The RNA shown here (transfer RNA) has 73 nucleotides and comes from a Candidatus Aenigmatarchaeia archaeon. The coordinates come from a structure-prediction model, not an experiment, and the mean pLDDT is 80.
RNA sequence: GGGCCCGUAGUCUAGUUGGAUAGGACACAACCCUGCGGAGGUUGUAACCCGGGUUCAAAUCCCGGCGGGCCCA
Numbered sequence: 001g002g003g004c005c006c007g008u009a010g011u012c013u014a015g016u017u018g019g020a021u022a023g024g025a026c027a028c029a030a031c032c033c034u035g036c037g038g039a040g041g042u043u044g045u046a047a048c049c050c051g052g053g054u055u056c057a058a059a060u061c062c063c064g065g066c067g068g069g070c071c072c073a
Base pairs, nucleotide, nucleotide: 001072002071003070004069005068006067007066010026011025012024013023019056028044029043030042031041032040049065050064051063052062053061
């Protein structure tokens, strides 16, 4: 330098034939329970890498950028 793949809460991840309230697990906070709580229960906080385009509507499609991984040179 070229090609391919990937980027969603603090962490991991589903969703990627465009329309679901963006879901789940762990973690965290509050409350309940309990002799105690790091076990159990309930509730809650928190996310689509950045910019632009297409569209009535974009996490999803297109372009550019950034970051990561693999391969080739």